A computed fold for a 511-nucleotide part of an RNA from an uncultured bacterium, annotated as small-subunit ribosomal RNA, 5' domain. The RNAcentral record of the full RNA draws on ENA and SILVA. The coordinates come from a structure-prediction model, not an experiment, and the mean pLDDT is 88. Rfam family: Bacterial small subunit ribosomal RNA. Its family is annotated with structural constituent of ribosome and ribosome in the Gene Ontology.
[in-house]
Context: one part of a larger RNA
């Protein structure tokens, strides 16, 4: 000088930050991931019979993000610099296509098993669910002859024309299929750097390399068969202990040391161990399966669960907060949109935990009052300190006013693009309406009255600051030297003083 600190005494206000470092111990309860009816059939509520609204199920997208933790990991990690043999949903640019068929199934109805969790059978039905066929290149494979691979609709509006009165058809919007390119993300490889122990010296059999095959999105002993006998190591292999890494943080003139809370990047993990499925992406915190430990329910046959999400509880500990508000903003998911969801986030609550700012009054006031303490008894000191007089009102208090954080969204109108269209739709502009958790906001004004607001440590030397009383090697102090055995500036109290100050000391830790 510093701290995610703790303890003791004390404690007025505000701003900004921070807040389980220990048991990756166990968890009651609530919430933390949904959304889409403009993909689909069905059901329901309501109705001015036009419609409006809700939704269990099928289907789509998202639950691989966001949030938490640091157990493991000394290198399958991280940091820096390179590389080639890859994939990439949504998004952007571009080229082409979107033809014609089929069979199921949940919901539902019926029967039925079970205490429950959850099922079983029969029958009916839809789709942007599923499957053939057609088409097929700048796509894939190729022996260079050729072979192979796709799709889905929906919404809004409409002048002619057709209509089985459902619609067709046309236009626009959106969605779908294939391919190329981009962007973003991600997988892989290499070099160098990244703790300690030699009281760890040898380690290695898929081990090291090759050929061929398999596997993967992709290279590769990644895996397998065969062949060769290699590979690493005092420039520290192997083994043991410890540890997430970094930007940074802290200290220091620097070099260096220590450290890795908050914030940001990467990695790893999700009760413990293992495994795959789905998917563009996971071997998946709030998904699945198996095993284990633990907890709970049970009709004893069988089932359910995973806070290292946000709060909160028990426990551990010197020690670390509310079972709060809101989606108003920012961001995310879904949706054409309105919107819905969001313990991400934004706010509020608690805590002097830290940093910063402000206040606890200002001026005047000598009879140097009283009281205290000391005294050589003359006085000295506390001390302009108080009282008194004259002022001020920050902050807190009471009351009134009151921004900004609001961009959007809805509706009406005008213009432009699209179009056959003055429908519709997209964009721009204008008017009106409307959206704030914080919030009794910030800020401003008024009111009243010095009114409500100072402590802590130290005073032998180091080290700023001295006397008295008590005690008598006792009681005690102490960071080091050392004080205390009858005149203790070192113990205890008092008066006085010194230093910091809403803090001050102590302890712990680092430089």
């Nucleotide at each position: 000088a510093u701290u995610g600190a703790a303890c003791g005494c004390u404690g007025g206000c505000g701003g900004c930050a921070g807040g389980c470092c220990u048991a990756a111990c166990a968890c009651a309860u609530g919430c933390a991931a949904g959304u889409c009816g403009a993909g689909c059939g069905g059901g329901g509520u309501u109705u001015u019979c036009g419609g409006a609204c809700c939704u269990a199920g099928c289907g789509g997208c998202g639950g691989a993000c966001g949030g938490g933790u640091g157990a493991g990991u000394a290198a399958u990690g991280c940091g820096u610099a390179g590389g080639a043999a890859g994939c990439u949903a949504c998004c952007c640019g571009a080229u082409a296509g979107a033809g014609g068929g089929g069979g199921a199934u949940a919901c539902c109805a019926g029967u039925u098993g079970g205490a429950a969790a959850c099922g079983a059978c029969u029958g009916u039905u839809a789709a942007u669910a599923c499957c053939g066929c057609a088409u097929a290149a700048u796509g894939u494979c190729u022996a260079c002859g050729g072979a192979c691979c796709a799709a889905a609709g929906u919404g809004u509006g409409g002048g002619a024309c057709c209509u089985u009165c459902g619609g067709g058809c046309c236009a626009c919007a959106u969605g779908c299929u294939a391919u190329c390119g981009g962007a973003u993300g991600u997988g892989c490889c290499u070099a160098c750097g990244u703790g300690g122990g030699a009281u760890u010296a040898g380690c290695u059999a898929g081990u090291u390399g090759g050929u061929g095959a398999g596997g993967u999105a992709a290279u590769g002993g990644c895996u397998c068969a065969c062949c060769a006998a290699g590979g690493c190591g005092a420039c520290g292999a192997u083994u043991c202990c410890u540890a997430g890494c970094u930007g940074g943080u802290u200290u220091g003139a620097g070099a260096g040391g220590a450290u890795g809370a908050u914030c940001a990047g990467c990695c790893a993990c999700a009760c413990u161990g293992g495994a795959a499925c789905u998917g563009a992406g996971a071997c998946a915190c709030g998904g699945u399966c198996c095993a284990g430990a633990c907890u709970c329910c049970u009709a004893c046959g069988g089932g359910a669960g995973g806070c290292a999400g946000c709060a909160g509880u028990g426990g551990g500990g010197a020690a670390u907060a509310u079972u709060g508000g809101a989606c108003a903003a920012u961001g995310g998911g879904c949706g054409c949109a309105a919107g819905c969801c969001u313990g991400a986030u934004c706010c509020a609550g608690c805590c002097a935990u830290g940093c910063c700012g402000c206040g606890u009054g200002u001026g005047u006031g000598a009879a140097g009052a009283a009281g205290g303490c000391c005294u050589u008894c003359g006085g000295g000191u506390u001390g302009u300190a108080a009282a008194g007089c004259a002022c001020u009102u920050u902050c807190a208090g009471u009351a009134a006013g009151g921004a900004g954080g609001a961009a959007g969204c809805g509706u009406u109108g005008a213009g432009u693009g699209u179009u056959a269209a003055u429908a519709g739709u997209a964009c721009u502009c204008a008017g009106c309406g409307u959206u704030g958790a914080c919030g009794u906001u910030a800020c401003u004004u008024a009111c009243a009255g010095a009114a409500g607001a100072a402590g802590c440590a130290c005073c032998g030397g180091c080290u700023a600051a001295c006397u008295c009383u008590g005690u008598g090697c006792c009681a005690g102090c102490a960071g080091c030297c050392g004080c205390g055995g009858u005149a203790a500036u070192a113990c205890a109290g008092a008066g006085g003083g010194u230093g910091c100050a809403a803090g001050c000391g102590u302890u712990a830790a680092u430089c």